[in-house]
Molecule: transfer RNA
Organism: Fusobacteriota bacterium
RNA sequence: GCGCGGAUAGCUCAGUUGGUAGAGCGCAACCUUGCCAAGGUUGAGGUCGCGGGUUCGAGACCCGUUCCACGCU
Numbered sequence: 001g002c003g004c005g006g007a008u009a010g011c012u013c014a015g016u017u018g019g020u021a022g023a024g025c026g027c028a029a030c031c032u033u034g035c036c037a038a039g040g041u042u043g044a045g046g047u048c049g050c051g052g053g054u055u056c057g058a059g060a061c062c063c064g065u066u067c068c069a070c071g072c073u
Base pairs, nucleotide, nucleotide: 001072002071003070005068006067007066010025011024012023013022019056027043028042029041030040031039049065050064051063052062053061
């Protein structure tokens, strides 16, 4: 230099025809218990790496770009 995969909640990840952004763990409050742990209920937490484009509508498509991993030279 070229090719390919990845970037989404604090962490690990899902998101399958382009149509309300989710799960587990963690965190907070409450319930339960004499206390802790375990269990249960509810809740908070997101510019979907960044900048553009297409579209009525983009996490998903297109272009550029940053970082990470792999392959080729």